[in-house]
Molecule: Bacterial RNase P class A
Organism: Methylotenera sp.
């Protein structure tokens, strides 16, 4: 230098006008509540009225701080969290499969094993091509003498077979021929299966609370030997109703809603994933759904023109949170960084 990899960041910067959401302060305002404080009437404990101060709430005005990603997509996984419920047991059925370690968990990650895969160079050859391995990649990676299913084409025939030729009492015995594989100890288990191990469901539209409206009607069917109870089925275990149909109400508010298994440096273990430990750091909470538009200037990349400088023109990708959080997969227009494995050259 030039091939082949792999793992990290970023995903455009400032600066101006208008704009939208939330948070915090500080200030007005009237309308409404409450607590006081004064009054009044009365059933002595309640109602009304008037206002001082003080709090909420709404509206506004100003100040400060803040708002969409590496994948927010897929909805494949695992799990925080909620709610069944006071917990179980066998039957069915899932889900995982080399070994250890991490982790809240995981088909997730790191580390070693195996098996496939993988490039220059170099050999082989007239050529077309062929060869072994690096670095990396991928792997659903337990059992095929428990049993069952299948298993193209070509073959007579792919697990009670049996064409041809030669032998035999006898498809006895031996041999050809098609295939990859034929007188069987062939493949296939991401086919049943059998083997460890292992598994409650359901899902924020999951709950939780407050107002408000109706018709706690009305038929019908079961009822303790019935029905119900968050995956089928059986007992157990808990409730005492439960089931369908036919009509009317309501569908508004607050909350769940963001400090989390967060995150950045820095030491210290550890091959690594990660771990403890110290010192920062706080970064949407929307709700028919905010996080925006418009100049100007730089930057970034391609191209053109030039000796450079530099001018001009085009380009900017995939893509919008919606209880959260670790993964995997897909999509994807530029930048930079860091490192491995081979060959070639020059010191």
């Nucleotide at each position: 230098g030039a091939a082949g990899c792999u793992g990290g960041c970023u995903a455009g910067a400032c600066a101006g006008u208008c704009g939208c959401c939330g948070c915090u302060c500080a200030c007005a305002u009237u309308u409404a509540a409450c607590u006081u404080g004064c009054u009044a009437g009365u059933u002595u404990a309640c109602u009304g009225g008037c206002u001082u101060a003080g709090u909420u709430a709404a509206u506004g005005u100003g100040g400060g701080g803040g708002g969409a990603g590496g994948a927010a997509a897929g909805u494949c996984c695992g799990g925080g969290c909620u709610g069944c419920a006071u917990a179980g047991a066998g039957c069915g059925g899932g889900a995982u499969g080399a070994c250890g370690g991490u982790u809240a968990a995981u088909g997730g990650c790191c580390g070693u094993c195996c098996g496939c895969u993988g490039a220059a160079a170099g050999c082989c050859g007239u050529a077309a091509g062929g060869u072994a391995u690096a670095a990396g990649g991928c792997g659903a990676g337990g059992a095929a003498u428990a049993g069952g299913g299948c298993c193209a084409c070509a073959g007579a025939g792919a697990c009670g077979a049996g064409c041809g030729u030669a032998u035999u009492a006898a498809g006895u015995u031996a041999c050809g021929g098609u295939g990859a594989a034929a007188c069987g100890c062939g493949g296939u288990a991401a086919c049943c299966u059998c083997c460890a191990u292992u598994c409650g469901c359901a899902g924020c539209a999951a709950g939780a609370c407050c107002a408000a409206a109706u018709a706690g009607g009305c038929u019908g069917g079961u009822a303790u030997u019935g029905g119900c109870g968050u995956g089928g089925c059986u007992c157990g275990c808990g409730c005492u109703g439960c089931c369908a149909g036919c009509g009317g109400g309501u569908a508004g508010g607050u909350u769940g809603c963001u400090u989390g298994a967060g995150u950045g440096u820095g030491c210290a273990a550890g091959u690594a994933a990660u771990u403890g430990c110290a010192c920062g750091c706080c970064u949407a909470g929307a709700u028919g759904a905010a996080u925006g538009a418009c100049u100007g200037u730089c930057a970034u990349g391609c191209g053109u023109u030039g000796c450079a400088a530099a001018a001009c023109g085009c380009a900017a990708a995939c893509a919008g949170a919606a209880c959260c959080c670790g993964g995997c997969u897909u999509a994807u227009c530029g930048g930079c960084c860091a490192g491995c494995u081979u060959c070639a050259c020059u010191g």